[in-house]
Context: one part of a larger RNA
RNA sequence: CGGUUGUUAAGGAAUUAGGCAAAUUCACCCCGUAAGUUCGCGAUAAGGGGGCCCUCACCUUCGGGAAGGGCGCAGAGAAAAGGCUCUGGGAACUGUUUAUCAAAAACACAGGACUGUGCUAACUCGCAAGAGGAUGUAUACAGUCUGACGCCUGCUCGAUGCCGGAAUGUCACGGAAGUAGGUUAGCUUCGGCGAAGCUUACGACCCAAGCACCGGUCAAUGGCGGCCGUAACUAUGACGGUCCUAAGGUAGCGAAAUUCCUUGUCGGGUAAGUUCCGACGCGCAUGAAUGGCGUAAUCACUGGAGCACUGUCUCAACAACCGACUCG
Numbered sequence: 001c002g003g004u005u006g007u008u009a010a011g012g013a014a015u016u017a018g019g020c021a022a023a024u025u026c027a028c029c030c031c032g033u034a035a036g037u038u039c040g041c042g043a044u045a046a047g048g049g050g051g052c053c054c055u056c057a058c059c060u061u062c063g064g065g066a067a068g069g070g071c072g073c074a075g076a077g078a079a080a081a082g083g084c085u086c087u088g089g090g091a092a093c094u095g096u097u098u099a100u101c102a103a104a105a106a107c108a109c110a111g112g113a114c115u116g117u118g119c120u121a122a123c124u125c126g127c128a129a130g131a132g133g134a135u136g137u138a139u140a141c142a143g144u145c146u147g148a149c150g151c152c153u154g155c156u157c158g159a160u161g162c163c164g165g166a167a168u169g170u171c172a173c174g175g176a177a178g179u180a181g182g183u184u185a186g187c188u189u190c191g192g193c194g195a196a197g198c199u200u201a202c203g204a205c206c207c208a209a210g211c212a213c214c215g216g217u218c219a220a221u222g223g224c225g226g227c228c229g230u231a232a233c234u235a236u237g238a239c240g241g242u243c244c245u246a247a248g249g250u251a252g253c254g255a256a257a258u259u260c261c262u263u264g265u266c267g268g269g270u271a272a273g274u275u276c277c278g279a280c281g282c283g284c285a286u287g288a289a290u291g292g293c294g295u296a297a298u299c300a301c302u303g304g305a306g307c308a309c310u311g312u313c314u315c316a317a318c319a320a321c322c323g324a325c326u327c328g
Base pairs, nucleotide, nucleotide: 001323002322003321004320005319006318007317008316010314011313014312019309028050029049030048031047036041038148052070053069054068055067058065059064071075083307084306085305086304087303088302089301090299091298095107096106111146112145113144114143115142116141117140123132124131125130149294150293151292152291154224155223156222159221160220161217162216163215164214165213168212169211170210174206175205178202179201180200181199182198183197186193187192225243226242227241228240229239252286253283264280265279266278267277268276
């Protein structure tokens, strides 16, 4: 000097990103226990008290209790054994996860919804045989999204997707009336002409799905405006005009896990608060199953505040052991 422990005057979070770490609390018995609430909880809420030994004529369910007395610094005499409260955010919950830097607000979940599938089911694995689905049968199975519960889930089908439709347009392979070239039996005025067959090139016309087209569908992918004016102070704009759109964001919530400007403004808390809580709303760039807003309980989640407690600190000291170091 380092490590692992222990103790510490006065103060008590002044430390620090942050009470990290440590301390407090702790088992048992008695009393007592709020808001809220899904009436189950919350709850060991919180907050108090007790404990050893002896005696006893009182009580006793015979365990003990009440009462009185005694000793010690200390009576759950050592060890093991919740710190608590208030208030936000998130996820309902128990559960799961990055074996070896992340345990979470991520995943899952019961519940909700949509879509597909009529059984040789859809779907999945396999080249196939075959197997799973399922020795199940739409209250079933598969896929996708959401994620307890409560109140709800607005407008938009123009685009993209999906579903339905079949008149018309387009349209492959294939078929094909026919046309042209090559070849040559034959004919010839010797220049050529040229049947059939074979062959090469083209080909009207016929022809499926798809696409175009016509509809439907948003708990399908998605989307959900601008400018100008206007009320008898000012300000604001219920109101009007106009342009564009498929439709112009409804209920809610809102400087938010979302707010750039921003330490927004006001209120609360503090002596003092870029954090926190409650409001406001010109929401840079909230918003309804990519769910919206609430919500008791739960949480090794996360923000803020307080009580208790403390070597975290003011500010360090001492002790034990183990190292380092010195000597041997």

A computed fold for a 328-nucleotide part of an RNA from Mucisphaera calidilacus, annotated as large-subunit ribosomal RNA, domain IV.
The source organism's lineage runs through Bacteria, Pseudomonadati, Phycisphaerae, Phycisphaeraceae and Mucisphaera.
The coordinates come from a structure-prediction model, not an experiment, and the mean pLDDT is 87.
Rfam family: Bacterial large subunit ribosomal RNA.